[in-house]
This record gives sequence, structure tokens and C1' cells, in this order.
RNA sequence: GGGCAUAUAGCUCAGUUGGGAGAGUGCUUGACUGGCAGUCAAGAGGUCAGUGGUUGAAGCUCACUUAUCUCUG
Repeated sequence: GGGCAUAUAGCUCAGUUGGGAGAGUGCUUGACUGGCAGUCAAGAGGUCAGUGGUUGAAGCUCACUUAUCUCUG
């Protein structure tokens, strides 16, 4: 330099008919408890990597850019 893949909550990841942004874990608060553990309940937390295009509508489709992984000269 060239090819493939990946980028969504603090972390690990779902989200395949283009229409609701979610789960586990962590965090905060409350209840139970001898209790900084455990169980239960509630809550907060998001520029869906970036820019642009397509569409009535984009996490999802198209182009380019960036970062990472991997293969290759």
C1' cells in the first nucleotide's frame, strides 16, 4: 500500500421488515437484615465513531473519513 471485519450506556454486548433505543453487569436511592455483604424495588446514565447522501421516516441503506483487529505484498 491492498482486502475482510468491527465501532450502540462506565464495561461486555443484543437490536435482519427501515418505524418502541434495549439486556446483563456496574452506579445511585429506598426496603428487609446485626450489616459497606446478600435479596427485592425504583431511578439515573446514549452526539448509535464522524461527515454527507437516499427516504415521509436511518442504529439499520449508499459514499467518504477516522480508529481498532485480522489477512496479505

Predicted 3D model of a 73-nucleotide RNA (transfer RNA) from a Peptostreptococcaceae bacterium. It was read from a public genome assembly. NCBI's taxonomy places the organism under Bacteria, Bacillati, Bacillota, Peptostreptococcales, Peptostreptococcaceae. It matches the Rfam family "tRNA". It is annotated as a transfer RNA. Its family is annotated with triplet codon-amino acid adaptor activity in the Gene Ontology.